[in-house]
This record gives sequence, C1' cells and structure tokens, in this order.
RNA sequence: CCCAUCCUAGCUCAAUGGUAGAGCACUCGGCUGUAGACCGAGUGGUUCCUGGUUCGAGUCCGGGGGAUGGGA
Repeated sequence: CCCAUCCUAGCUCAAUGGUAGAGCACUCGGCUGUAGACCGAGUGGUUCCUGGUUCGAGUCCGGGGGAUGGGA
C1' cells in the first nucleotide's frame, strides 16, 4: 500500500427498512439457620463517528476511525 470480515447493554451475542432484545453479570424480593443454587421482578443503550437515500435506518450508500485475518 491492496483485499476481506467485524464494531449494538459491564461481558458474549441477536435483531425482513417499521416499538433495540436474549443469556451472563448487577440490584431488589421470595426460598434458606447463613451463603450458594433455584424462583420472580427490576436497573442499564448517543447501535464507533459523520453525511446521504427513505414517510421511516442498527440494517442500504459515501467518507472517516478502530480491531482481526490475508496479500504485496
């Protein structure tokens, strides 16, 4: 320098262009002599940044940034 893939909750990951979710973690409650496990509920999001298309963008398009892999 060129090519590909990826970037969403604290972590690992979902999400036909139409209300952003799950598991784990965390908090509270139940259960228990206590804790863990188990059961129930809850909190937590500038979807990497910026512009465009669209009635509507996490999703499509342009530019930028970052991570990983491959090539020269």
Transfer RNA from a Candidatus Woesearchaeota archaeon, 72 nucleotides, folded computationally. Its Rfam family is "tRNA". Gene Ontology term of the family: triplet codon-amino acid adaptor activity. Its mean pLDDT, the model's own confidence on a scale to 100, is 81. The organism belongs to Candidatus Woesearchaeota, within Archaea. The RNAcentral record of the sequence draws on ENA.